RNAcentral holds the sequence, with entries from ENA and SILVA. Small-subunit ribosomal RNA from an uncultured bacterium, 1373 nucleotides, folded computationally.
[in-house]
RNA sequence: UUUUAGCAGAUCAGGCCUAACACAUGCAAGUCGAAGGAGAAGGUGGAAGCUUGCUUCUGCUGGAGACUGGCGAACGGGUGAGUAACGCGUAGAUAACCUGCCUUUAACUGGGGGAUAACACUGCGAAAGUGGUGCUAAUACCGCAUAAUGCAGCGGGGCCGCAUGGCCACAGUUGUUAAAGCCUUCGGGCGGUUGAAGAUGGGUCUGCGUGCUAUUAGUUAGUUGGUGAGGUAACGGCUCACCAAGGCGAUGAUAGCUAGGGGGUCUGAGAGGAUGAUCCCCCACACUGGGACUGAGACACGGCCCAGACCUCUACGGAGGGCAGCAGUGAGGAAUCUUGCGCAAUGGGCGAAAGCCUGACGCAGCCACGCCGCGUGUCGGAAGACGGCCCUAUGGGUUGUAAACGACUUUUAUCAGGGAAGAACGAGGGGGUUUCGAUCUCCUGUGACGGUACCUGAUGAAUAAGCACCGGCUAACUCCGUGCCAGCAGCCGCGGUAAUACGGAGGGUGCAGGCGUUGUCCGGAAUCAUUGGGUGUAAAGGGUGCGUAGGCGGGCGUCUAAGUCUGAGGUGAAAUCUUGCCGCUUAACGGUAAAAUGGCCUUGGAUACUGGGCGUCUUGAGUGUAGAAGAGGCAGGUGGAAUUCGUAGUGUAGCGGUGAAAUGCAUAGAUAUUACGAAGAACAUCAGUGGCGAAGGCGGCCUGCUGGUCUACAACUGACGCUGAGGCACGAAAGCGUGGGGAGCGAACAGGAUUAGAUACCCUGGUAGUCCACGCCGUAAACGAUGCAUACUAGGUGUUGGCCCGUUGGGUCAGUGCUGCAGUUAACGCAUUAAGUAUGCCACCUGGGGUGUACGUCGGCAACGAUGAAACUCAAAGGAAUUGACGGGGGCCCGCACAAGCGGUGGAGCAUGUGGCUUAAUUCGAUGCAACGCGAGGAACCUUACCUGGGCUAAAUUUGCCGUGCUACCUCUGGAAACAGAGGGUCCCUUCGGGGCGCGGUAGAAGGUGCUGCAUGGCUGUCGUCAGCUCGUGCCGUGAGGUGUUGGGUUAAGUCCCGCAACGAGCGCAACCCCUGUGGUUAGUUACCAGCACAUAAUGGUGGGGACUCUAGCCAGACUGCCUACGCAAGUAGUGAGGAAGGUGGGGACGACGUCAAGUCAUCAUGGCCCUUACGUCCAGGGCUGCACACGUGCUACAAUGGUUGGUACAAUGGGUGGCCACUCAGCGAUGAGGCGCAAAUCCAUAAAACCAAUCUCAGUUCGGAUUGGAGUCUGCAACUCGACUCCAUGAAGUUGGAAUCGCUAGUAAUCGCGUAUCAGCAAUGACGCGGUGAAUACGUUCCCGGGCCUUGUACACACCGCCCGUAUCUUU
Repeated sequence: UUUUAGCAGAUCAGGCCUAACACAUGCAAGUCGAAGGAGAAGGUGGAAGCUUGCUUCUGCUGGAGACUGGCGAACGGGUGAGUAACGCGUAGAUAACCUGCCUUUAACUGGGGGAUAACACUGCGAAAGUGGUGCUAAUACCGCAUAAUGCAGCGGGGCCGCAUGGCCACAGUUGUUAAAGCCUUCGGGCGGUUGAAGAUGGGUCUGCGUGCUAUUAGUUAGUUGGUGAGGUAACGGCUCACCAAGGCGAUGAUAGCUAGGGGGUCUGAGAGGAUGAUCCCCCACACUGGGACUGAGACACGGCCCAGACCUCUACGGAGGGCAGCAGUGAGGAAUCUUGCGCAAUGGGCGAAAGCCUGACGCAGCCACGCCGCGUGUCGGAAGACGGCCCUAUGGGUUGUAAACGACUUUUAUCAGGGAAGAACGAGGGGGUUUCGAUCUCCUGUGACGGUACCUGAUGAAUAAGCACCGGCUAACUCCGUGCCAGCAGCCGCGGUAAUACGGAGGGUGCAGGCGUUGUCCGGAAUCAUUGGGUGUAAAGGGUGCGUAGGCGGGCGUCUAAGUCUGAGGUGAAAUCUUGCCGCUUAACGGUAAAAUGGCCUUGGAUACUGGGCGUCUUGAGUGUAGAAGAGGCAGGUGGAAUUCGUAGUGUAGCGGUGAAAUGCAUAGAUAUUACGAAGAACAUCAGUGGCGAAGGCGGCCUGCUGGUCUACAACUGACGCUGAGGCACGAAAGCGUGGGGAGCGAACAGGAUUAGAUACCCUGGUAGUCCACGCCGUAAACGAUGCAUACUAGGUGUUGGCCCGUUGGGUCAGUGCUGCAGUUAACGCAUUAAGUAUGCCACCUGGGGUGUACGUCGGCAACGAUGAAACUCAAAGGAAUUGACGGGGGCCCGCACAAGCGGUGGAGCAUGUGGCUUAAUUCGAUGCAACGCGAGGAACCUUACCUGGGCUAAAUUUGCCGUGCUACCUCUGGAAACAGAGGGUCCCUUCGGGGCGCGGUAGAAGGUGCUGCAUGGCUGUCGUCAGCUCGUGCCGUGAGGUGUUGGGUUAAGUCCCGCAACGAGCGCAACCCCUGUGGUUAGUUACCAGCACAUAAUGGUGGGGACUCUAGCCAGACUGCCUACGCAAGUAGUGAGGAAGGUGGGGACGACGUCAAGUCAUCAUGGCCCUUACGUCCAGGGCUGCACACGUGCUACAAUGGUUGGUACAAUGGGUGGCCACUCAGCGAUGAGGCGCAAAUCCAUAAAACCAAUCUCAGUUCGGAUUGGAGUCUGCAACUCGACUCCAUGAAGUUGGAAUCGCUAGUAAUCGCGUAUCAGCAAUGACGCGGUGAAUACGUUCCCGGGCCUUGUACACACCGCCCGUAUCUUU
């Protein structure tokens, strides 16, 4: 801005906060004929003319528009520009003044004169206007008279006050000053003049109060005062002349900025803070600036003059204008109304009055802008309807008695009818009263609002609900969409795929004719602290003293009464606020009364305290006398040690320096050493949380001068005191100026090192400076981060200097330390030397950064110092303490962590995994330790998830029902197969009900190794088999939290003991479980065989045995139990005893609270999302095995402790019927053909190293076996990509492996073979197990790594892989 929705009604208020910007148009101040002259239209009477209804003349009436004159126009109405002021408020003064109209009162109102506007004629001009001539009146103007108690002068008296002074209806005297008429019912009325009073309204003056800035400190010449004069209503430098030199100012003058003030209003418990709309009072202003005139009153909003800006008219010569009056217009702005009605009421002006005028006012109009009241229905009504939304176990819940539906009511609405109050006066008429007048009474008549309020009737739920919010604060929750996107947000903060915070919906909450937003003010904020804050470390004590102003100040008495307290009087306008009563139907609103208005002024009294005057006192303060200690200060002298230098001697090759070096010095004689001499600076020991000083600071010894302190005594003074803004003085180091001095040290500088660099740390030199004199500077973590003074408030224990006593000691004063109670503190801490309790005074603080910066000013020779902001920016910055984590902090301790050893890896070839590269695909995951022979304990097809190609759409699975036995199956054709086509083909069991196996249909479940391991469950890794992690109660702490769990010992262990504000407990440790090591007992087949027997070539082969081995059940055994030593104990030690085993005997399973958003959505499960003729599914082939390269894990080696050949001996685990396979035969062999036994302590499997011999003789070999050629075997549908094995031939690298790095402490390492799972076969050198042979070493805990406990620092807490600083560049502001 547009559109849409709501706005029915009454009533009371309010309505340009911005441009005191500019204004078109209309209106807002006139009135009086009873002051005056003249007199239009109209009315009426008469006359004349004629055209008989017109013209002219004239009398009366009339009174418009002008004019003279009077009053008003100075009120009312508007605005807030200016003003920091006697402007306003409050209280006073006027003895320094004025006051029209009004009231009271006294006196007077006589008699004259000359003009002038209007008007007429006329000139000029566009106009506005203006000139000339002539006529005229007055309550207009001017003399004269009279006149005072007026005014002025002179002079006397009385009274009074508050200084100047004032008053007198007190007696005198001189001079001077006034007037206007009009009307009349003739009674009078209205006026006029001069006085005196009153009332009202003003002028002026004064005390007090009334913004900000000192980065405004000096200001003022009519300025301050005096004398005189002028001026004013009046005082006054108000103005002027002269004289004097004053006046104001840190209690803030002057200057600058801002602003109308008050009653009040908003807020607040109050004190305060903010504010000054409407209403009331005061002031100021009227386009801007200046000026006067008139008048009682103005320096005048709708008057005048001048100047200026702007606008309008113009004939270009000149004229005119002023809305900050009411409406209204433009402009400005986020924003503020009708060019309305009426003088009916109230009020005002004029008038004798009628009356006229009145945008004051009364009303109406517009605006939800505020306040107030009312309604949009009430009662019933469950099938808890439909629909919507939500959950879900599909049953439901919610919207919701809500709706529908039934009954009722009619405020409001619409229509119809009736219909106010506000009206009282004045006026006219009548009456009463009265001398008159005033006054009383009756009647008539007067309403803008308005046919409005209000009342009655009829109709009918009929005409009437929105806005914001729903994460916490803060009342109110779910779904969908979105996916750090869009957006929200007052603060905290939401949003990155499950958002109660975004958007929508449903539901809910709050308010409601409004609701929400924005802005502003107060509150909360004790966050400027008077009430009511602080300053050791959070912001904050001046570096220190002396001292001015100021503030505060001991005891007693007396006077005063300023403060203080109390009584009375005045004032504190009204309105507002509060309370009572009353009126509008109620309320808002209004009326009335009361209360309140903390203040100021006047006056009476009190005298405790404070102040003031006086007197007095001694305890505060000071003086005196006698003593005391001291690196207190200044000046002058003087001493020894050391350093360096110089001279001379001795003496020879280095010295010096460092972590290590080098620069440097030295054969021209250094360093070292001896003697002598010179110079400057500083003063070892004593020396001490010892001393002195206000602080800075002060240290050899002596002398002189000098300041302060302490003690004792109690002689003197008699409050003389404390603090201290400004001011003055002192003030480390560095630095500056002038002149000296200069040994050592030593910024700058030079060189040498270190380093990535090293403008540093280290070394060699070295100039200013350090020292002295004089003069500046004026700052420091100038710190006790703690201002000064006084008083009070438990102790203990040192020490310095005095004094006293009855002297192993005690007391007291002044210092200086530690510890500690009460108290205090946010805590830490402080604690008679307070940071405790109080008083007095000063200084300082008010979030961080910007900033102690900029500008200004002052100081300084300069360096710089003092004072000291703002813009902008952040939501913190900071203190103390807590728990962790971390430290190239500390202490204690442990671990194959190091060390001591043994063997490896890293070099070679091969195997295997990974990265990378490649590819159509090389599927995916695992990635420091804790991924990399890991998932995979078996990738030729399958597996398989990947790629290419070909198919399918309910198929590969399952359930229910129906139908069916055509199908299934076999053969053929096509094809790589899946599959498609053709042909053959009537399934099996049956208790005959049916069932099985299939197929078809139908219904219900699809399926996904697709994504998210950061949505998850489960499982697992790791720290770590490390000794830890917690809880209850109690206690401590404001709290986080601590204690317990720390400490002293001890242990493998938070294992145990002792101690302890802790006492107990739990999860972990250990033990309980399994294997193994010894024995006993029971049992004895398949194992065993001593004795008896049989048989054999031989064998537990057989009868038998139960002794042994063994098997496998149950027991025993080991517990620091015993001894010695040490120790309180726990426990530790011992070649201890005994024992199979000795201090956990060895091994395994077992893994606390937690950490790593560790790993796994591809084992499985699962939320959400995604695909659905495809990301599902089937098939064939390929790939996962690809190879310039890099890494991990292994195997085999490099050989003689060995290879080869022959011989001989000893295991254990485990496996076996789709299997293990004895034995025989064939083959060199892998294997093949037969075939015994065994579902196993029964059958099957040569153990190898070892040992005994032989040979090889140090070589690329009789080492090593890769690679390649040939020939085969086996498994399997199939060994090309891509299997294993055998034989023959071939015979590579490799001679012990760089930097680096791994494992292992005993039946271990090393070495040797054997078995098993997976499996058709096998890439197995892997993994998991089994036994055989069988070592070396450990001083020890300094160091590396990891871990535990205690402690310490921390600006870290995502926790050191943290945090954070500087520089450069770029971009933006």
Model confidence (mean pLDDT): 82 of 100.